[in-house]
RNA sequence: AGUCGUCGCGGCGACUAUAAACAGGACUUUAGGCCGCAGCGUUCCCACUGGUAACGGUGGGAUGUAGUC
Repeated sequence: AGUCGUCGCGGCGACUAUAAACAGGACUUUAGGCCGCAGCGUUCCCACUGGUAACGGUGGGAUGUAGUC
C1' cells in the first nucleotide's frame, strides 16, 4: 500500500495475491454474522405462486443477539 472479516464510514484483527481465518479482550448466551452508526444477510410470520410432498420463487411485516467483567 492492497485485500478480507455483510456494501458504506470509523475501530479492532488477519493476510500478501489469496479471500480465507482457530484472528477480531474473556466468559456465558442467541438463529443472528468481531464492534459503533446504518440495516444487508440470517431467523420467524403473512399473502401470492411452482411442486404429490420435501422444498423453492416473488412481495410485505417482525427481529436487528443479549448479559457480566